[in-house]
The part of an RNA shown here (large-subunit ribosomal RNA, domain II) has 692 nucleotides and comes from a soil metagenome. It matches the Rfam family "Bacterial large subunit ribosomal RNA". The RNAcentral record of the full RNA draws on MGnify.

Context: one part of a larger RNA
């Protein structure tokens, strides 16, 4: 991990509620208790009491009314009742409340309850242990040495938390061990080893309590309070489970509060049930308010550019100087001209929302009142339209509308949320949607017209920029009086313009109405060039040649721009179309719609059989209908060694839980039918308990 038993909404209560169903009924029940009986009960009795009939006041009290502020006297007004009268008793059920109250789970409290010092900590008493080496203190003896001590020197001597070092006591570093040989070892290394030293017996301290050379360490492998029992089913707003089917309906992840924020109240959604009314909804028609999206703004209120004029100002000047007058390449109101900008700006202003006592039509388990029973208050992602963010996030946060949640099924290779579509069942029937149509794969190697060359593309993915790629439009200029290109030839003189310059000649700079002239054309020069000149060359001109050539804008579809870590992709194949765009005819394609059969809920029609519409995805959750297990009663005066119950396996039947037939295996018990009571259904809880 299998397997097989066992494993969770109970029970109690003169408890509340609200439903069934039965007695009685403006009444309606008895409880202790007694008597008695066929004694876990059942008869009688037994009104004590309890709910109901009348309410209102805190009450005193008054009563179909009472209570309150209160004043002009008790009326008016407001709360609660009446007018409108059903309870009450038991039984079932749905909820709740007190109890462990579905079940398993805690670190944790507490106890004038008990067990531990055989392990460790201190401490008593009373024992044992410590090779072997080495330093050599005091004293002490001799000698020396002082007046005498002191003191010196050699000997003796044996001092010491001494010194090396085994036993013995430790545990410094590392290597290994980490499901070990071990719940602390092993090797190797290294501390003390006559001491505040190890150790043996034996004995004493105990749990908020010992002990402690102090680490919160240790009190038997447990210690910021041992360990057994108890209180005890602590508590657990927390995770985990929480067992048979079949049928109808189906949420919510908001809003308000809250020592609240993964908890809970009441509302908002859901489900049953009773009741009520042209109530809801959605479209048409009609009637309605608005200040949003645009817009605007010489229409406010605010920003805000350039220009014109130019109040003031600020520089500077001047003069007869509290001032005046002039000039300013400085700032600048106002007004003028252009063009702007605003969620908290509006002279305007809509689309679509939203209201409505209104006529009309559709539609329904819609809609509303009352009461019973929930979940739910962690969401999510796509599109619109806001805020915050960075016009970032599979970001957060509002509003709309959709889905997924709780939705199968077809498409996007693959895929909660995208596109199409809402699955009672069955069908070897048809139509379609999305989306496809060469092959893998079901249908077209379908028609026309154009495009692209980049394998662009064919499923998403890219910018600024840049380029004689390519179509396709519009616009303009040249052009048979000859254009672009392209070759030949010409490109001239006044003049080296003036000026500067050492020079300056088209060609350093600088000025310049930059002129004139010859002429087919030629700049007081395009560029290269030279120290300056030459010298190449362009603009322009003529020939040659010939038919179109040049600039601009918009568009289509391509090109570079383009880089990430195993091995490349359009899902592949591979495809010049089987790419892109239009346009058109066909086909494939789904649990969608048709058809044919059937089960099922509901409504309505029928006495019934039936029928007719209209439903039958679904998690929390509600509501309904059954299956079975185990024990009662009752009947069958039911089955059974001629073989119970259980296993095992085949056939059968039923919508399902299930059940029945037979055959084997089993060896003694069991059923069916109506009713009743439950210890009433297992795949899960790191569940328990045995097996493999």
């Nucleotide at each position: 991990u299998c397997c097989g038993g066992c494993g969770a909404g109970u029970u109690a209560c003169u408890u509340c509620u609200c439903g069934g169903c039965u007695g009685c009924g403006a009444g309606g029940c008895u409880a202790a208790g007694c008597g008695g009986g066929u004694u876990a009960c059942c008869c009688g009795u037994g009104g004590a009491g309890c709910c109901a009939u009348a309410g209102c006041g805190a009450a005193a009290g008054c009563g179909a009314g009472u209570c309150c502020u209160g004043c002009a006297a008790c009326g008016a007004g407001g709360g609660c009742g009446c007018u409108u009268u059903a309870g009450u008793a038991g039984c079932c059920g749905g909820g709740a409340g007190u109890a462990g109250a579905c079940c398993c789970g805690a670190a944790g409290c507490c106890a004038g309850g008990g067990c531990g010092a055989u392990c460790u900590a201190c401490c008593c008493a009373u024992g044992a242990g410590c090779a072997g080496g080495u330093u050599g203190a005091a004293g002490c003896u001799g000698c020396g040495g002082u007046a005498a001590c002191a003191c010196g020197c050699a000997g003796u001597g044996g001092a010491g938390g001494a010194c090396c070092g085994a036993a013995c006591c430790g545990g410094u570093g590392u290597g290994g061990g980490u499901u070990g040989a071990a719940a602390a070892c092993c090797g190797c290394u290294c501390g003390g080893a006559u001491g505040a030293c190890u150790u043996g017996u034996g004995g004493g301290u105990a749990g908020g309590g010992g002990u402690g050379a102090a680490a919160g360490g240790u009190c038997a492998a447990u210690c910021a309070a041992g360990c057994c029992u108890g209180g005890a089913g602590a508590u657990a707003g927390c995770u985990g489970g929480u067992u048979c089917u079949c049928c109808c309906c189906g949420a919510a992840a908001u809003c308000u509060a809250u020592u609240g924020a993964g908890g809970u109240a009441g509302a908002g959604c859901c489900u049953c049930g009773a009741g009520a009314a042209u109530u809801g909804u959605u479209c048409c028609a009609a009637g309605g308010g608005g200040g949003u999206a645009g817009a605007g703004c010489g229409a406010c209120u605010g920003g805000a550019u350039g220009g014109g004029c130019g109040c003031g100002g600020g520089g500077g000047a001047g003069c007869g100087u509290a001032g005046c007058u002039c000039c300013u390449a400085c700032c600048a109101a106002c007004c003028c001209c252009a063009a702007c900008c605003a969620a908290a700006c509006u002279c305007c202003g809509a689309a679509u929302a939203c209201c409505u006592a209104u006529g009309g039509a559709a539609u329904g388990g819609a809609c509303c009142u009352c009461g019973g029973g929930a979940g739910g208050c962690a969401g999510u992602c796509g599109c619109u339209g806001a805020g915050c963010g960075a016009u970032a996030a599979u970001g957060u946060c509002c509003a709309g509308c959709g889905g997924c949640g709780a939705g199968a099924g077809g498409g996007a290779a693959a895929g909660a949320a995208c596109c199409c579509a809402g699955a009672g069942c069955c069908a070897c029937a048809g139509c379609u949607a999305a989306g496809g149509u060469c092959c893998c794969g079901a249908a077209g190697u379908g028609g026309c017209c154009g495009c692209u060359c980049a394998g662009u593309a064919u499923a998403g993915c890219g910018a600024a920029g840049g380029a004689u790629g390519u179509g396709u439009u519009u616009c303009u200029g040249c052009c048979g009086u000859g254009a672009c290109a392209a070759c030949u030839g010409g490109g001239a003189g006044g003049u080296u313009g003036g000026c500067u310059u050492a020079g300056a000649a088209g060609c350093a700079g600088c000025c310049a109405u930059u002129c004139c002239u010859u002429g087919a054309a030629a700049g007081a020069g395009u560029g290269c060039g030279u120290a300056a000149c030459a010298g190449c060359u362009c603009a322009c001109c003529a020939g040659u040649c010939c038919a179109g050539c040049g600039g601009a804008a918009a568009u289509g579809c391509g090109c570079c721009g383009a880089u990430a870590a195993u091995g490349g992709u359009c899902g592949g194949g591979a495809u010049u179309a089987a790419g892109c765009g239009g346009c058109c005819c066909g086909c494939c394609g789904a649990a969608g719609c048709u058809u044919g059969g059937c089960c099922u809920u509901g409504u309505u029609c029928g006495c019934a059989a039936g029928a007719a519409c209209a439903g039958g995805g679904g998690u929390a959750g509600g509501g309904g209908a059954g299956c079975g297990u185990u024990c009662u009663g009752u009947a069958c005066u039911g089955c059974c060694g001629u073989g119970a119950a259980g296993g095992c396996g085949u056939c059968a039947u039923g919508g399902a839980a299930a059940u029945g037939a037979c055959g084997u295996u089993g060896g003694a018990g069991c059923g069916u039918a109506c009713a009743g009571a439950a210890g009433u259904g297992a795949g899960g809880a790191u569940g328990c308990c045995g097996g493999a």